Context: one part of a larger RNA
RNA sequence: GCCAGGGAGUGCAUUUGAGUGGCGAGAAUAAUUCGAAAAGAAGUAUUCGUAGGGAAACCAAAAGCCCGCAGUUUACGAGGGGCAAGGUGUGAAAGUGCCUUGAGUCACUUGAAUGCGACCCGAAGCCAAGCGAUCUAUUCGUGGGUAAGGUGAAGCGCCUGUUAAAGGGCGUGGAGGCCUGAAGAGGUUCUACGAGCAAGUGUUCUUCUAACCUGCGAAUAGGGGUAAAAAGCCAAUCGAGCUUGGAGAUAGCUGGUUCCUGCCAAAUUUGGCCGUAGUCAAAUCUCCACGGAGAUAGUUUAGGGGGUAGAGCUACGGAUUGGGGAUUUAGGGGGAGAAAUCCCUCGGUCCCUUGUCCAACUCCGAAUACCUAAACGUCAUAGAUGUGGGGGGACGGGGGCUCGGGGUAAACUUGAGUCCCGAGAGGGAAACAACCCAGACUACAGUUAAGGUCCCUAAAUACUAACUAAGUGUGAAUGGCACAAGGUUGUUUAUAGCCUAAGACAGCGAGGAGGUUAGCUUAGAAGCAGCUACCCUUUAAAAAGUGCGUAACAGCUUACUUGUCAAGGCUUUAAGCGCUGAAAAUGGACGGGGCUAAGUUAGUUACCGAUACUGUAGACCACCGAAAGGUGAGUGGUAGGCAGGCGUCCCGUAUGGGAUAAAGCUCUUCCGAGAGGAAGGGUGAACCGUGUGGGAAUGAGAAUCCUGGU
Numbered sequence: 001g002c003c004a005g006g007g008a009g010u011g012c013a014u015u016u017g018a019g020u021g022g023c024g025a026g027a028a029u030a031a032u033u034c035g036a037a038a039a040g041a042a043g044u045a046u047u048c049g050u051a052g053g054g055a056a057a058c059c060a061a062a063a064g065c066c067c068g069c070a071g072u073u074u075a076c077g078a079g080g081g082g083c084a085a086g087g088u089g090u091g092a093a094a095g096u097g098c099c100u101u102g103a104g105u106c107a108c109u110u111g112a113a114u115g116c117g118a119c120c121c122g123a124a125g126c127c128a129a130g131c132g133a134u135c136u137a138u139u140c141g142u143g144g145g146u147a148a149g150g151u152g153a154a155g156c157g158c159c160u161g162u163u164a165a166a167g168g169g170c171g172u173g174g175a176g177g178c179c180u181g182a183a184g185a186g187g188u189u190c191u192a193c194g195a196g197c198a199a200g201u202g203u204u205c206u207u208c209u210a211a212c213c214u215g216c217g218a219a220u221a222g223g224g225g226u227a228a229a230a231a232g233c234c235a236a237u238c239g240a241g242c243u244u245g246g247a248g249a250u251a252g253c254u255g256g257u258u259c260c261u262g263c264c265a266a267a268u269u270u271g272g273c274c275g276u277a278g279u280c281a282a283a284u285c286u287c288c289a290c291g292g293a294g295a296u297a298g299u300u301u302a303g304g305g306g307g308u309a310g311a312g313c314u315a316c317g318g319a320u321u322g323g324g325g326a327u328u329u330a331g332g333g334g335g336a337g338a339a340a341u342c343c344c345u346c347g348g349u350c351c352c353u354u355g356u357c358c359a360a361c362u363c364c365g366a367a368u369a370c371c372u373a374a375a376c377g378u379c380a381u382a383g384a385u386g387u388g389g390g391g392g393g394a395c396g397g398g399g400g401c402u403c404g405g406g407g408u409a410a411a412c413u414u415g416a417g418u419c420c421c422g423a424g425a426g427g428g429a430a431a432c433a434a435c436c437c438a439g440a441c442u443a444c445a446g447u448u449a450a451g452g453u454c455c456c457u458a459a460a461u462a463c464u465a466a467c468u469a470a471g472u473g474u475g476a477a478u479g480g481c482a483c484a485a486g487g488u489u490g491u492u493u494a495u496a497g498c499c500u501a502a503g504a505c506a507g508c509g510a511g512g513a514g515g516u517u518a519g520c521u522u523a524g525a526a527g528c529a530g531c532u533a534c535c536c537u538u539u540a541a542a543a544a545g546u547g548c549g550u551a552a553c554a555g556c557u558u559a560c561u562u563g564u565c566a567a568g569g570c571u572u573u574a575a576g577c578g579c580u581g582a583a584a585a586u587g588g589a590c591g592g593g594g595c596u597a598a599g600u601u602a603g604u605u606a607c608c609g610a611u612a613c614u615g616u617a618g619a620c621c622a623c624c625g626a627a628a629g630g631u632g633a634g635u636g637g638u639a640g641g642c643a644g645g646c647g648u649c650c651c652g653u654a655u656g657g658g659a660u661a662a663a664g665c666u667c668u669u670c671c672g673a674g675a676g677g678a679a680g681g682g683u684g685a686a687c688c689g690u691g692u693g694g695g696a697a698u699g700a701g702a703a704u705c706c707u708g709g710u
């Protein structure tokens, strides 16, 4: 891992709903007693109800009128609604709060709540009482052990030295938490082994006369010991040992929670809470009852309020470009003047003109949305809207689009509206919760949607007209599955203008002159360093010179003119499709093959294509109906509510089967929407069904589930 068996909403009490039944202004007994342990009987307690109001003292309640559903009948009319009246508290009163026109109670079944272990498993922990120092820490008592070698302290002796010493030398001596190193003790390094020799070993290393090692016997015990202190050690357990008990501690946390079908179907929002992993209330879902006639999501029309989008600003507030004018000096700078003062400029204010902007500006001002009314539509006496009650789940949301706040941005964050996923299958987008189409009762057939029609792969190698030459592209969008600003004499289309058979544009041929080397500057400046000016003449035309060039000249060239040639040429603006911009690590992605259309743009026709739509047949649900049958703009669904069933074990009762073979096991067939049921064959060898009523330790795939097997 697999298989088999086991494995989780139970019991009691109290409370509160629903259903059924008994009795009913009453209902029921409890303990207990009698009885046989049962049935039954007794049981004056007590409980609930029959009156409320008030803190209390205390006081203490209309079967009166009207409307009206069902129904009968056109007026009655249980229940229901309205009014009136009454009780009591308060108040001076007016008024106002609560209550009043009689239904409860007991039992059983069942939904929930609370208390108990309370659906099951799961802590770390807390407390108590005991057991532990054969491991280990420290201490005490009594024993044991430490090969061999090295070094050579003090002291002492001799010699030397000195006045005497100190000192020195040579011996002797044998000190030391001294050295090397066995036994012993330790456990540094390496990382071989590591289901081992070993919950560690091996190698290497440290220490080895001492604060040394060690046997045995003793002492200290759990908030306690012991500790040369590491929160170390206290029996492979220590930031509080172990065992048993309290004990099924508690767990707002994780996991699990077992048969079927039918109907409906959520929420992740608002408020409170030491509340943010929770819970309560509201909202939302479901079921039941009451009640008795309207309700209103949609469309149209009419009427409303508004200050958003947009727009505007000589309409306010604020910001703001250029120009002109006026005015004032509050002022700064400059100039003239002895000063007064004057002039210029910047600036201020105002006017005219020009160009812009605003969430916290508005002279204006939509579309939607919202409110009201009516009509249509839809729903509703088959009971809606509503009211009351029972039961929940949920209170972590997420995505697209539109519009906002924050952020450089994000698969970011925080809002509003809406549609989806959540809880939604099917087709398309290669694959892909929320993008497109479309809301799946079952079967068969047909038609379409989105999207497609060369092959993989169902359907056009369809048609018309263009564009693209880049394999651009072959991507609806969305996802970094990405691509920008900028550039482009690629090509296509349009636009505006100019030149052109009186010859354009390009090329080629020729000319391109004179005053003059213009003046200044400069060493020089002659068209061509720089500054100023930029005239005149001859001409078909030719600059006071467009670019190279020289030290300066020279030289080449351009503008300009003309010849030749011969038909379009040049420029502006805009657009389409391209190109460039364009760099990542294995070889690589239009899904792939491949494609010059099988790409792109515009148009046309046909076909394919889904659980959509249509048809036929059937099932179920709701409703109508005596039935036959009919109607449905019914039948996706998580949490969840409600309803109806299947199966297991046991008991009562009724009725059956079985040695001519029960149950069980196994194989096959049939029936049922399903849980399931039946029949036949084999095996097996003694019990087993069916109807009805009742009772449950009643259904397994999951819980790192438990036990066993393998």
Stems, first nucleotide, its partner, number of pairs: 001710006011116013026048003032042003052059002064083004071076002085100006119256002122253001126246006137220009146210001148180003151176001155172006184207003190202001192201002222238001224234003259645006269282005285391006294379003298376007310364001311362002317358003322353006331346006397421010426437003441618007451608003454593003460605001462604006473595002486580003490577005496571004507564005513537003518532003543558001547556002619635002621632004646699001648696010664683008

RNAcentral holds the full RNA, with entries from ENA and SILVA. Predicted 3D model of a 710-nucleotide part of an RNA (large-subunit ribosomal RNA, domain II) from Candidatus Woesearchaeota archaeon CG10_big_fil_rev_8_21_14_0_10_32_9. The source organism's lineage runs through Archaea, Nanobdellati and Candidatus Woesearchaeota. Its Rfam family is "Archaeal large subunit ribosomal RNA". A reference for the family is Yusupov et al. (2001), "Crystal structure of the ribosome at 5.5 A resolution", Science. Model confidence (mean pLDDT): 82 of 100.